[in-house]
Context: one part of a larger RNA
RNA sequence: CCGGGCGCAAAGGGAGCCCACACUGCUCAGCGAGCCUGAAGUGAAAUCCCGGGGCUCCCCUCGGAGCUGCUUUGGAAACUGUUGAGCUGGAGUAUCGGAGAUUUAAGCGGAAUUCCCGGUGUAGCGGUGAAAUGCGUAGAUAUCGGGAGGAACACCGGCGGCGAAGGCGGCUUACUGGACGACAACUGACGUUGAGGCUCGAAGGCGUGGGUAGCAAACAGGAUUAGAUACCCUGGUAGUCCACGCGGUAAACGAUGAAUACUAGGUGUCGGGGGCGAAUGCCUUCGGUGCCGUCGCAAACGCAAUAAGUAUUCCACCUGGGGAGUACGUUCGCAAGAAUGAAACUC
Numbered sequence: 001c002c003g004g005g006c007g008c009a010a011a012g013g014g015a016g017c018c019c020a021c022a023c024u025g026c027u028c029a030g031c032g033a034g035c036c037u038g039a040a041g042u043g044a045a046a047u048c049c050c051g052g053g054g055c056u057c058c059c060c061u062c063g064g065a066g067c068u069g070c071u072u073u074g075g076a077a078a079c080u081g082u083u084g085a086g087c088u089g090g091a092g093u094a095u096c097g098g099a100g101a102u103u104u105a106a107g108c109g110g111a112a113u114u115c116c117c118g119g120u121g122u123a124g125c126g127g128u129g130a131a132a133u134g135c136g137u138a139g140a141u142a143u144c145g146g147g148a149g150g151a152a153c154a155c156c157g158g159c160g161g162c163g164a165a166g167g168c169g170g171c172u173u174a175c176u177g178g179a180c181g182a183c184a185a186c187u188g189a190c191g192u193u194g195a196g197g198c199u200c201g202a203a204g205g206c207g208u209g210g211g212u213a214g215c216a217a218a219c220a221g222g223a224u225u226a227g228a229u230a231c232c233c234u235g236g237u238a239g240u241c242c243a244c245g246c247g248g249u250a251a252a253c254g255a256u257g258a259a260u261a262c263u264a265g266g267u268g269u270c271g272g273g274g275g276c277g278a279a280u281g282c283c284u285u286c287g288g289u290g291c292c293g294u295c296g297c298a299a300a301c302g303c304a305a306u307a308a309g310u311a312u313u314c315c316a317c318c319u320g321g322g323g324a325g326u327a328c329g330u331u332c333g334c335a336a337g338a339a340u341g342a343a344a345c346u347c
Base pairs, nucleotide, nucleotide: 004318005317007301012315014200015199016198017197022192023191025087026086027085028084029083030082031081033080034079036075037074038073039072040071041070042069049064050063051062052061053060054059090190091187092186093185095182096181097180104174105173106172107171108170109153114148115147116146117145118144119143120142124135125134161168162167205246206245207244208243209242210241214240215239219235220234221233222232257314258313259312260311261310262309265292266291267290268289269288270287271286272285273284274283275282276281296303297302320347321346322345329340330339331338332337
């Protein structure tokens, strides 16, 4: 390379958008490049193959076939291609409708923790396996009233919803993206995928400026212990929060790339539509989200219309373990580091 693979054995890119490439609905007509076919020319000889001869063999010789190719010319038109014309089922637009923690910004609210002020009140509080450090007669803890400030939004809350993923949850207002259903008016293949590129991307981290209630790396102390640079306790700074910028990684997981079509059922739930009905109901349909399960698949576990089934298209990736996601080089970054990514050697 081929072949085979990629839920769990090595292997799906963290996610989206998109240029190129690749692939691409239905009908009719033209062309005839690919494809198929007839003929002609050429394809030197030798060699190879078949048959005959000489010959012990080696080898030589004669005849035939072949030389899978190229060129010219005639034809065919299904498929690929291309040109033209059309279609509506794919795709999109318009209209109507409801659902939603989708996003961004501003404002508001109550509970709780902490702190401050004041009242009541007195000797403890706190913490643990047990303690101690710690706090407290300069009046703590407890309790009542008032105030400040920051962060997070109990119940509702749900294998509920929304989002491409990361993720999103008090309330109100404004802005805003998407999906879905109904209808079938409009466009008429406008589609799928997507190397590279661009954008987004939890937590932690970095820069500048703010903020800091609680929590809490580091750090300090108390315990435990043989030791205890830990687990437990008392404190506590970065950080956690906000604005702007950087970084670009996660068990970024469904460990399952995207798209389309097809392939038994049953039962929940969310959003919408239709029909029946007196009815809380029943039937049906579209789109999500779960569970169980037949066929099939699978090494097994299991998956099973949300496939890991049957097929097609495109992309990413894998090829024994360690060395190693290391070294070197390059690109990016303020740095931390990220991306790309070996070999010797060894089993």